About this RNA
Predicted 3D model of a 98-nucleotide RNA (THF (Tetrahydrofolate) riboswitch aptamer). The sequence was found by an Rfam model in a public genome assembly. Its Rfam family is "THF (Tetrahydrofolate) riboswitch aptamer". Gene Ontology term of the family: tetrahydrofolate metabolic process.
RNA sequence: GAAGUAGUAGAAUAUUGCGCGUUAAGUGCCGGUUGGACGCGGGGUGCCAACGGACGAAGAACUUGCGAGUUUGCGAUGCGAUAUUCACUCCGGGCUUG
Repeated sequence: GAAGUAGUAGAAUAUUGCGCGUUAAGUGCCGGUUGGACGCGGGGUGCCAACGGACGAAGAACUUGCGAGUUUGCGAUGCGAUAUUCACUCCGGGCUUG
């Protein structure tokens, strides 16, 4: 110098457990900035958080000692678990081979 190889973030769907909201938080949308996690090291893409903006909603039944409780819905609702499917990229370095 050549060929090969390993290695990280994540995404979708279904089931399920525990919660939150229904007195509207959350989710989703737009915007740029800052910060964070993430291979052996450094980047890119992606991810998360904070901040700003616009939009925007589904409750009902039963019990009651009137304090509340129970059940069932609803929310692009949060976190976890399981299953299936999809998934990165550049450089250096590592390993293997001639």